[in-house]
RNA sequence: GGAGUCGGCUACGUGGUCGCGGCGCCGUCUAACGGCGUCGAGGAAAGUCCGGGCUCCAUAGGGCGGGAUGCCAGGUAACGCCUGGGCAGCGUGAGCUGACGGAAAGUGCAGCAGAAAAUAAACCGCCGCACGUUCGGCGUGUGGUAAGGGUGAAAUGGUGCGGUAAGAGCGCACCGCGCGAUCGGUAACGAUUCGUGGCACGGCAAACCCCAUCCGGAGCAAGACCGAAUAGGAGGCAGCGCGUAGCCCGCGCGGGCCUCGGGUAGGUCGCACGAGGCUGGCGGUGACGCCAGCCCGAGAUGAAUGACCGCGCACGACAGAACCCGGCUUAUCGGCUGGCUCCCCGC
RNA sequence: GCCGGCGUAGCUCAGGCGGUAGAGCAGCUGAUUUGUAAUCAGCAGGUCACGGGUUCGAAUCCUGUCGCCGGCACCA
Numbered sequence: 001g002g003a004g005u006c007g008g009c010u011a012c013g014u015g016g017u018c019g020c021g022g023c024g025c026c027g028u029c030u031a032a033c034g035g036c037g038u039c040g041a042g043g044a045a046a047g048u049c050c051g052g053g054c055u056c057c058a059u060a061g062g063g064c065g066g067g068a069u070g071c072c073a074g075g076u077a078a079c080g081c082c083u084g085g086g087c088a089g090c091g092u093g094a095g096c097u098g099a100c101g102g103a104a105a106g107u108g109c110a111g112c113a114g115a116a117a118a119u120a121a122a123c124c125g126c127c128g129c130a131c132g133u134u135c136g137g138c139g140u141g142u143g144g145u146a147a148g149g150g151u152g153a154a155a156u157g158g159u160g161c162g163g164u165a166a167g168a169g170c171g172c173a174c175c176g177c178g179c180g181a182u183c184g185g186u187a188a189c190g191a192u193u194c195g196u197g198g199c200a201c202g203g204c205a206a207a208c209c210c211c212a213u214c215c216g217g218a219g220c221a222a223g224a225c226c227g228a229a230u231a232g233g234a235g236g237c238a239g240c241g242c243g244u245a246g247c248c249c250g251c252g253c254g255g256g257c258c259u260c261g262g263g264u265a266g267g268u269c270g271c272a273c274g275a276g277g278c279u280g281g282c283g284g285u286g287a288c289g290c291c292a293g294c295c296c297g298a299g300a301u302g303a304a305u306g307a308c309c310g311c312g313c314a315c316g317a318c319a320g321a322a323c324c325c326g327g328c329u330u331a332u333c334g335g336c337u338g339g340c341u342c343c344c345c346g347c
Numbered sequence: 348g349c350c351g352g353c354g355u356a357g358c359u360c361a362g363g364c365g366g367u368a369g370a371g372c373a374g375c376u377g378a379u380u381u382g383u384a385a386u387c388a389g390c391a392g393g394u395c396a397c398g399g400g401u402u403c404g405a406a407u408c409c410u411g412u413c414g415c416c417g418g419c420a421c422c423a
Base pairs, nucleotide, nucleotide: 001343002342003341004340005339006338007337008336009335010334012312013311014310015309016308017307018306020040021039022038023037024036025035026034027033042318046329047328049327050326051325052324053323054219055218056217057216061249062248063247064246066215067214068213069212070211071085072084073083074082075081086100087098088097089096090095101210102209106208107207108204109203123149124148125145126144127143128142129141130140131139132138157175158174159173160172161171162170176199177197178196179195180194182191183190184189223269224268225267226266233260234259235258236257237256240254241253242252243251262422263421264420276295277294278293279292280291281290282289283288313316348419349418350417351416352415353414354413357372358371359370360369366403374390375389376388377387378386396412397411398410399409400408
């Protein structure tokens, strides 16, 4: 100098005028209106895919069914998230990716092609024997053979030597694989030293399933209170109905419950101090935790954060809170910054 | 805002338990008829909404995105 990889931060700035929502104060109290002050979207506010808080239903009961997760250890309020490690794959490397338990518990699936597709299989080929022979190791029959060819996504370890009629873990050596012991590690797992088995055990569990762990349901239109208005009218369910997904039980409540029809569509709370943020120190490889100090940073309910005019430049992406929080995923013009890797050049 | 469902031919829907996708109507061609309709015979038409994954193989199983549809409050 070039190429790459992994993080962190940021998301046009600034001045003026007018306007919008919340809160506080003032204009004699209240309402309305006005004035002043102050605060006023995001890293994803999004998708609603997970987990939790909160609220109500038996403070949440038993069984079946159902769902989710799935190497190991840790973090956390919890998680399907995060961190560290193991194994496998990719990359020269920094690094990246992985639904990564069980196929010797059972059931099932594999179209087409192919001789044979899961207690394997003889189409071609190779070889023995018998018969025939136009004498060409040619034909027919019968048996052996998985070394070679061919089919397929997949054909029952690999290489070599021996062996054989030809072959074959049939025997042996090395490699691979399974099991056991030893050692290292909390563990997943690894190591090779040892022993052992000729190999018995192909694939699919995002097929049913088995094993382990976890899960009660509904959601702020939850729920609580105040106020207004109306018709208690019709139908349905009777050892019944309702009690927040399904079935059975249990428990509780009830003269009810559901549907149609009727009425109201107003206000207050929930609702903004929280697993909160910033700075510093300490512990930990890290996720994270502990301690101290400081700060308060939206709260609407037709629903606020905008418009116009200047100036500057790098010319401005995706996009707008609706009970709250932790994650994941998806969208996104760019800019700043740190660690590390590879290549080239110079000293 | 919250919850649930759906997307397959031009339209309405099957298939969803993996093996290469159909039905009815509509369209086109021919027959029948003097001609049309009806009827009969035949034909064409598909990114199974889109992307990724599992698998030998995906409309189907898993996952992400997009689009469409439906439901909800209080009182007697």
Molecule: RNase P RNA; transfer RNA
Organism: Salifodinibacter halophilus